[in-house]
Small-subunit ribosomal RNA from an uncultured bacterium, 1380 nucleotides, folded computationally. It matches the Rfam family "Bacterial small subunit ribosomal RNA". The RNAcentral record of the sequence draws on ENA, Greengenes and SILVA.
């Protein structure tokens, strides 16, 4: 650094980023040096090598050459005789092989299995010892004698081996001589030592040596004894040295004595007696792991973490055991037994032991060649020449690691080509590549060609290394990453799919996180995983942490051991401090300097090693011996407080029971009820008896106890604190692991009690169910005695001690003193400095400081399981682990909730009026249904909604006939018609025919229309969760926010809380806050009075005229109509309020405290709605998912809801009459008067009117008069039938409208529900827009016109403030158990 939240701060865990490897795996791989390489199966081994050497101890001598000899296969042959192979004899040289002998073999090489030990490391000791060879010294080296291997001869046996017999040599072995010296006894003397003792001298005595070899006879090499050295080795202590206490006890030779044996040496090492001890909480014993170190690695250090390679030391050598030789072994490549296992084998027997180099098989993620050479270093034997050496030196193999070098350098913009992205403009790769020009490290080839060798010889490595020369850029880049940590972005494909992921975490159609491409970033002959350790991590804290709430003070106490410990003198082996001295092995690591071209490497020197022994000095302080002191600690006297403990007695009040009296019908008990008790007499009430348990008022934040706890009065018995004044003891002290006791409740055991109360249970209620809660009963229990039991939220969630550090206020006991201070001890409360993560703690600290104890170390698993210890039992103590999770927490914010509170407001509730749910119709939704029944709208905020009007169209659906640059747009090209008219075909689109023949024009051309061809065109196809716009909704609700400042570590708070007030964050006070912003209100429109100016299409009071009609003159006065202004501000008067805001209530006013209504919608919220109004990213169709066209669908129909109309009637139908009485809007492809027809829709005509002029026009309801008389009707009109009008190409599916005639359901509507507070609700009609035609919708406009409102308790929405919270996609949360 990420990572718990909305956000914060704290705790705490898990992650990362570093470094390191004896590594392993994937992908990749040019050199060249140093290093390194079976971490597993101390599994098993074929093969070949690793230990010999010495002939100058010795005996013999194969073989070979070579001489000499008898005798000769055989061949010649003058037969005189010659030549002349093996064999045999003797002899010189030569010496194989084996044996006697000597020395080595006990080094060197492996390995790590064993071991928790004097095993290892450090320092020590050994007066308790040994030591070949090797070097020093002194001193010796006469005689003598017997065997036995090799070999031969025989003989067993398959072999391996073996016996018998004869006969032989030494430096083999044996006996003797000598004997300074050694060993031993004897007996005297001297010095040293902590001791046992050692050392040394003089005498006596007694024992014990020896080997020879040697060509050139002299050297030289041996031999024997001694003594001393060095080396090595054995042996004993101090201290250090892994886990586990859920391993607490263990030992019999075991623990010591005395004598003895062994041993190089001490020792119970052995063995007889004797005695009974010996370790252990400073952890015996026991289990499990592991060789130990110098070092390596990490780390800032301290400290972890490991123990390849080098080097020291241990142990081990198939496994066990044991001795021999030896100077050394209880011997890797010696033996003897046993076992296992392999292997030959005549079945009677043998044989072996790579943890030595190579090398094989198996295990296993893995870990090499059966190389070369003794040249060099070292080793053994030899005078030595040399031999032997898988010790070592090289060299193969592996990028295992670490260090260097390289795959090329300059130049090169037309920023190529090609790749990629993109707003189509360009941007990236990119000076990169190409070209040009260089250089040659690596590679090839060819020439030379080392050092390593100190006096000669001798080079495995090696024809290397290195030089030189040629030759070409020619052979040489990959891996990983790219959402934050953490450096490096895009495009496509994928659509919780395939996949990725160290942690948080990516993917459900625009993924910078998956996969690939481009680009980018990092390392680079390597670069990722994975593992493993340290780090970070102060997350086990010695340096360097905590325990009130986050994990974490033991329920108290009381004390061994243990730890700490007052004041003064004085001493002192110890503790500490300083100083010497040895030590602390090389190597490493550190400085310096040097060697390979550098550098990994390597040398050389230096410094350091914190360590451990001795020694010498020091004195403060610790310890500590001795000697005092009194402040801490204790003890005496004297006095008061106390629910402080046991015993034991004593009262009264209540409960309940029981006897009896009086008394009647109920009691009792809840929210309401029942069970239950009562006429067999209850409850109520009186008397009186009987029992058990608690102890009202006093009682207080009081008192008292160590802690659980302690309450009624008296009485004896114990304990503890605390005051006061002396006197006295003299550090006696604190804490305390283990131990001991004490510990509510509850529960156990045995005996008693037993009124009330009450787990268990039974019954009533309540509930979806109630194994609760409420009620009616009830058993253990509660209560006494005596034993257990030991827990707890046994809390102050605060261990116990002691010191210090401001105050103020209350209290309970004691003292001084007296209306009040002051001191001591308890007991609260507030409050500063400090402290705290914050909350909160503050002389009764959770500050400052000592001391000693319990505890803690991520949630979960779990206080579980296992062990064990207690207990009759219940359980209690102690106390994991495998899984699993990226977090669980704390303490505070700011929201949102709350069947928390507190105040507010709204047709929210309640008053009230009409409704709706029932009916029949419209209309819309779901559902069904269809070839389609296009599509969206979904609680409130979809549903008479988009649709202000679906028969064709519309129209997006369905079926079918048909087009394909397309019904539209823009380009290029070609042609000149197009358009209309008329006739045919066809359901129509289209198709044939045929009449007919443009316009413009600065003449190039262009409008238009056709046709090719190609870019594109189209898409009501998706995705409203990529989107703009526009809308809904909390909401006309009062809130939302900012800047500067202040508080807080910090989100945050303040401001906006608080008093009032308002509709209203409207104003008014106050105040760490002062200001501003968007909202509120004004500003705007409409109406409601008035005034002014106007006067036609309006109007008509006065004047004329007229039969009449504002009809005309004529007038604008008044209604009206459009302007323009006035006019309401709590302005004013009185009461209330804070002299405030405002509120009450009056005046004048038309209108009164926002006058009534419309437009107007903060900052958000619903991923709210809508790609089908419209714009749009992307993703999808392209003779089709575009386009025409005819018919049919949206008008279906068993249901189901929503809006509505009409109604069920007499406050009301019906019919008649009157001159009833509006407003606001339409009107030219139009409203249409009037007049005629016709019952009537309606049709003829066509006046007027582009409209304050004409027409729609009648307004209805009222009112009034007649009828109907409670009927499913003279209500009500659905439904059907006939018949006719209108529009329209065209009313079959599917329109209104008349007229006759049919006359349905329905008599006011469950459980629920909706609208209104005034011109409102009801009710009554009129316009309008869409529109051929179609309205019960919708959106306007006036008549008539109520009824109620006590009021804020509830329902339901909101607003402020508190408050509580484990919610924060926020209560339609969150979250628990069971099942799947």
């Nucleotide at each position: 650094a990420g990572u718990u939240u909305g956000a914060u701060c704290c705790u705490g865990g898990c992650u990362c980023a570093g470094g390191a490897c004896g590594a392993a795996c994937g992908c990749u791989g040019g050199c060249g040096g140093c290093a390194u390489g079976c971490c597993u199966a101390a599994c098993a081994c074929a093969u070949g090598c690793a230990a010999g050497u010495c002939g100058a101890a010795c005996g013999g001598g194969a073989u070979u050459a070579c001489c000499g000899g008898a005798g000769g296969c055989g061949g010649c042959u003058u037969c005189g005789g010659c030549c002349a192979a093996g064999a045999c004899c003797g002899g010189u040289a030569u010496g194989a092989g084996a044996g006697u002998g000597g020395c080595g073999a006990a080094c060197g090489g492996g390995u790590g299995a064993g071991u928790a030990g004097c095993g290892c490391g450090u320092g020590g000791a050994c007066a308790a010892u040994c030591u070949g060879g090797c070097u020093u010294a002194c001193g010796g080296c006469g005689g003598g004698a017997g065997a036995u291997a090799g070999c031969c001869u025989c003989c067993g046996g398959a072999a391996a081996c073996g016996g018998a017999g004869a006969g032989u040599a030494a430096u083999a072995c044996c006996c003797u001589a000598u004997a300074a010296a050694c060993u031993c006894c004897c007996c005297u003397c001297c010095u040293g030592g902590c001791a046992u003792c050692a050392g040394g001298g003089a005498g006596g005595g007694a024992g014990c040596a020896a080997a020879g070899c040697g060509a050139g006879u002299a050297a030289g090499c041996g031999c024997c004894g001694u003594a001393a050295g060095a080396u090595g080795a054995g042996u004993c202590c101090g201290c250090g040295u892994a886990u586990c206490a859920u391993u607490a006890g263990c030992u019999g030779g075991u623990u010591g004595g005395c004598g003895g044996g062994g041993u190089a040496a001490c020792g119970g090492c052995c063995c007889a007696c004797c005695a009974a001890a010996g370790c252990g909480a400073c952890g015996a014993u026991g289990a499990u792991u592991a060789g130990c170190c110098g070092g390596c690695c990490u780390g800032a250090g301290a400290g972890g973490g490991c123990g390849c390679a080098c080097g020291g030391c241990c142990a081990c050598a198939u496994u066990g055991g044991a001795a021999c030789u030896g100077a050394g072994a209880g011997a890797c490549g010696g033996u003897c037994c046993a076992g296992a296992c392999u292997c030959c084998u005549a079945c009677g027997g043998g044989a072996g032991g790579c943890a030595g180099c190579a090398g094989u098989g198996g295990g296993g993620a893995a870990u090499a060649u059966u190389g070369c050479g003794c040249a060099a270093u070292g080793g053994a034997g030899g005078c030595a020449a040399c031999u032997c050496u898988g010790a070592c030196g090289c060299a193969g193999c592996a990028a295992u690691g670490c260090c260097g070098c390289g795959u090329g350098a300059g130049u090169g913009a037309a920023g190529a080509a090609g790749g990629a992205a993109u707003u189509c403009g360009u941007u990236c790769c990119g000076u990169a590549a190409a070209g040009c020009u260089c250089u040659g490290c690596c590679g090839u080839u060819a020439g030379g060609g080392a050092a390593g060798a100190g006096a000669g010889c001798a080079g495995a490595c090696g024809g290397u290394a290195c030089c030189u020369a040629a030759c070409a850029a020619g052979c040489a880049a990959g891996c990983c990453c790219c959402g934050g940590c953490u450096a490096a972005c895009u495009a496509c494909g994928u659509g919780c799919c395939a996949g990725c992921a160290g942690c948080c975490g990516c993917g459900g159609u625009a993924a910078c996180a998956c996969g690939u491409a481009g680009g980018g970033g990092g390392c680079g002959a390597g670069c990722g995983u994975u593992g493993u350790c340290c780090g970070g991590a102060a997350u086990g804290a010695c340096u360097g942490g905590g325990c009130g709430u986050a994990a974490a003070g033991g329920g108290c106490a009381c004390g061994c051991a243990g730890g700490c410990g007052g004041c003064u003198g004085u001493g002192u082996a110890g503790g500490c401090g300083g100083g010497a001295u040895g030590u602390g092995a090389a190597a490493a690591g550190c400085c310096a300097g040097g060697g390979c071209c550098c550098a990994a490497c390597c040398c050389u020197g230096g410094a350091g090693g914190u360590g451990c022994a001795u020694c010498c000095c020091g004195a403060a302080c610790c310890a500590u011996g001795c000697a005092g002191c009194u402040c801490g600690a204790g003890u005496g006297c004297u006095g008061g407080a106390g629910a402080g403990g046991c015993a034991g007695g004593c009262a009264g009040a209540a409960u309940u029971c029981c006897u009896g009296g009086u008394g009647u019908a109920g009691c009792g008990g809840u929210g309401a009820a029942a069970u239950g008790c009562g006429c067999a007499g209850a409850u109520a009430u009186c008397a009186g008896g009987a029992g058990g348990a608690a102890u009202a008022c006093c009682a207080g934040a009081g008192g008292c106890g160590a802690a659980g706890g302690c309450g009624g009065c008296c009485u004896g018995c114990c304990g503890g604190a605390c005051a006061g004044a002396c006197a006295c003891u003299g550090a006696c002290g604190c804490u305390c692991a283990g131990g001991u006791g004490c510990g509510a409740g509850a529960g156990c055991g045995u005996g008693g009690g037993g009124a009330g109360c009450a787990a268990a249970c039974a019954g009533g209620a309540u509930u979806a169910g109630a194994u609760a809660c409420c009620c009616u009963g009830g058993u253990a229990g509660u209560c006494c005695a005596c034993g257990c039991c030991g827990u707890a939220a046994a809390c102050g969630a605060u261990g116990a001690a002691u010191g210090c550090c401001a105050g103020g206020c209350u209290u309970c006991g004691g003292g001084g003193a007296a209306u009040c201070u002051c001191u001591c001890g308890g007991a609260g409360c507030c409050g500063c400095c400090g402290c705290u993560a914050a909350c909160g703690c503050a002389g009764u600290a959770a500050g400052c400081a000592u001391u000693c104890c319990g505890c803690c170390u991520g949630g979960g698993g779990a206080g579980u399981a296992c062990g064990g210890c207690c207990g009759c039992a219940a359980g209690g103590c102690u106390g994991a682990a495998a899984c699993u999770c990226a977090a669980a927490g704390g303490a505070a914010u700011u929201g949102a909730c709350g069947g928390g509170g507190a105040c507010c407001c709204g047709c929210a509730c309640a008053a009230g009026c009409a409704g709706c749910g029932g009916a029949g119709c419209a209309u819309g939704u779901g559902g069904u249904u269809u070839a389609a029944u296009u599509c969206g709208a979904a609680g409130c905020a979809a549903c008479g909604c988009g649709a202000a009007g679906a028969a064709c169209c519309u129209u997006a659906c369905c079926a079918g006939g048909c087009c394909u640059u397309g019904a539209c747009a823009u380009g290029g090209g070609a042609c000149g018609g197009c358009a209309g008219g008329u006739g045919g075909a066809g359901a129509g689109a289209u198709c044939c025919a045929u009449c007919c023949u443009u316009c413009c024009c600065u003449c190039g051309g262009g409008a238009c229309g056709u046709c090719c061809a190609c870019a594109c065109a189209g898409g009501u196809g998706g995705u409203g969760c990529a989107u703009g716009g526009u809308u809904g909704u909390c909401g006309u609700c009062a809130g939302c926010u900012c800047g500067u400042g202040u508080c807080g570590u910090g989100a945050g708070a303040u401001g906006u809380u608080g008093g009032g007030u308002u509709a209203a964050g409207u104003c008014c006070c106050g105040c760490a806050a002062c200001g501003a912003g968007c909202g509120c209100a004004a500003c705007c429109c409409c109406u409601g009075u008035c005034u002014c100016a106007g006067g036609u299409u309006g109007c008509c009071a006065g004047c004329a005229a007229g039969a009449g009609a504002g009809u005309u003159g004529g007038g604008c006065a008044c209604u009206c109509c459009g302007g323009a202004g006035a006019g309401a501000c709590u302005g004013c008067c009185g009461c209330a309020g804070c002299c405030a805001a405002u509120g009450c209530g009056g005046a004048g006013g038309a209108a009164g405290g926002c006058g009534g209504g419309g437009a107007c919608g903060a900052c958000g919220u619903c991923a709210a709605a809508u790609c089908a109004u419209c714009a749009u990213g992307c993703c999808c169709c392209u003779u089709a998912c575009g386009g025409c066209c005819u018919g049919g669908g949206c008008u279906a129909c068993a249901c189901a809801c929503g809006u509505g109309c009409u109604a069920c009637a007499a406050u009301g139908g019906u019919c008649u009459g009157g001159a009833a009485c509006a407003a606001a809007g339409g009107g030219a492809a139009g409203c249409a008067g009037a007049g005629g027809a016709g019952c009537g829709a309606u049709c003829c005509c066509g006046a007027g009117c582009c409209a304050a002029a004409c027409c729609c026009a009648a307004a209805a309801a009222a009112c009034a008069g007649a009828u109907c008389c409670c009927a499913g009707u003279u209500c009500g009109g659905a439904u059907u039938g006939c018949a006719g009008g209108c529009u329209g190409c065209a009313a079959c599916c599917c329109g209104c409208c008349u007229g006759c005639a049919u006359g349905a359901a329905g008599c006011c509507g469950g459980a629920g529900u909706u609208g209104c507070u005034a011109g409102u609700a009801a009710u009554c009609g009129c316009g309008g827009a869409u529109c051929a035609g179609c309205a019960u919708g919708c959106c306007g406009c006036g008549g008539u016109g109520a009824a109620u409102g006590c009021g804020u308790u509830c329902c339901c929405g909101g607003g402020u403030c508190u408050u509580g919270c484990a919610c924060a996609c926020a209560c339609c949360g969150c979250c628990c158990g069971u099942c799947a």